[in-house]
Molecule: transfer RNA
Organism: Deefgea salmonis
Order: sequence, then structure tokens, then C1' cells
RNA sequence: GCUCGGAUGGUGAAAUUGGUAGACACAAGGGACUUAAAAUCCCUCGCCGCAAGGUGUGCGGGUUCAAGUCCCGCUCCGAGCACCA
Repeated sequence: GCUCGGAUGGUGAAAUUGGUAGACACAAGGGACUUAAAAUCCCUCGCCGCAAGGUGUGCGGGUUCAAGUCCCGCUCCGAGCACCA
């Protein structure tokens, strides 16, 4: 350099052939129970915000009523191939 695969919350992971992003689980926070703890049960849990709401799938654009998904460029990670006096 060429080809292929990948990048989603704190973590592991989902999301029909483009249609509510993060199901489910773990971790974390709050509460109940307990003399206390463990276990169990309930609630919350991407980010900003008191809330209403806004925003978010590696980054920048595009197509579309609608994009994690399709198209273009780029970054990074992995595999293969090529090059190498």
C1' cells in the first nucleotide's frame, strides 16, 4: 500500500429487510427488611437540565419522512496479502 472485519452507557451485550437506541445481565446509587450485616424485595441508573425538554451508536459530511443500519471521506483496533538488496 491492497482486501476483509470491527468501534454502541462504568462493563458484557441487544436492536426484522432503515421505523421508540441501549432489551437482558453485571456494576453503581437510593429505599424496605435486620440489633447490625449478608441474602432477598422495590425504585433509579448514557450525557446536559430542578423540570419541561434537548442531545447521544468512533469523527466529519450525504441520502431519506425516518440512519447504529445505506453512500462518501477520515481516525483507531484486529486479521490476511503484497513490498523489503